[in-house]
């Protein structure tokens, strides 16, 4: 330089180790439909779509507890029903679990309210914890707070224009991955069970 293949995230089984295949589940984005809005756009549902695209500076690291409701795919088969020559094959039983949440309590920095000269204190909203492999510890972001930048909209108010969001101003978008994310640590033996699995112990 040319050609070919792959190409958002996560999880389960399978495959594989000069490697990383295939299939299933969930989430994000995109499209369509419906609802809301003046609009940008937002939410819900469906999909046999998904190459690319999804900005940035500073700051916070605390609480991390008790008790509950769900869950696909996947694993199992002693008993019951169906099916088969037979086989967990189907209903179903028992598990595991990506994860969706609720009540009470608690929480760093910042925000709102009360009182006050102020500090402190009390209450409130958002968010977090709860929610890892049972968990411990350090860090931090894809989390909380305060800014900046880019792009998009204009119903109402003011200014401006022949006209035009043009200006003030107001609003929207800039994905998800944290139900441990990057790491360090800890996982012996024993018990129970039809099996899958679970408990206990250690940390």
């Nucleotide at each position: 330089g040319c050609a070919a293949g792959g190409g958002a995230c996560u999880u389960a089984a399978u495959c594989g180790a000069u490697a990383a295949u295939u299939u299933g589940g969930g989430u994000g984005c995109c499209a369509a439909a419906g609802a809301g809005g003046a609009g940008a756009c937002u939410c819900u549902u469906u999909g046999a779509g998904u190459a690319g695209a999804a900005c940035u500076g500073c700051u916070c690291a605390a609480a991390u507890u008790c008790a509950g409701g769900g869950a696909a795919a996947c694993c199992u088969c002693a008993g019951c029903a169906c099916a088969u020559c037979a086989u967990g094959g189907u209903g179903g039983u028992g598990g595991c679990a990506a994860u969706c949440c609720u009540g009470a309590g608690c929480c760093a920095a910042g925000c709102c309210u009360g009182a006050g000269a102020a500090a402190c204190c009390a209450g409130g909203a958002a968010g977090g914890u709860g929610c890892a492999g049972a968990g411990a510890c350090u860090u931090u972001a894809c989390g909380g707070g305060c800014g900046g930048a880019a792009c998009c909209c204009c119903a109402g108010c003011a200014c401006g224009u022949c006209c035009u969001g043009g200006u003030g101003g107001g609003g929207g978008u800039u994905a998800a991955g944290a139900g441990a994310a990057a790491g360090u640590c800890c996982a012996g033996a024993c018990u129970a069970c039809a099996a899958a699995c679970a408990g206990c112990a250690a940390a």
Source information
A computed fold for a 203-nucleotide RNA from Candidatus Thiodiazotropha sp. (ex Epidulcina cf. delphinae), annotated as Group I catalytic intron. The prediction has a mean pLDDT of 75. The sequence was found by an Rfam model in a public genome assembly. Its Rfam family is "Group I catalytic intron". Its family is annotated with Group I intron splicing in the Gene Ontology. From the family's description: Group I catalytic introns are large self-splicing ribozymes. They catalyse their own excision from mRNA, tRNA and rRNA precursors in a wide range of organisms. The core secondary structure consists of 9 paired regions (P1-P9). These fold to essentially two domains - the P4-P6 domain (formed from the stacking of P5, P4, P6 and P6a helices) and the P3-P9 domain (formed from the P8, P3, P7 and P9 helices). The secondary structure mark-up for this family represents only this conserved core. Group I catalytic introns often have long ORFs inserted in loop regions. The window size for this search is chosen to minimise search time and catch the small examples. A larger window size will find more matches.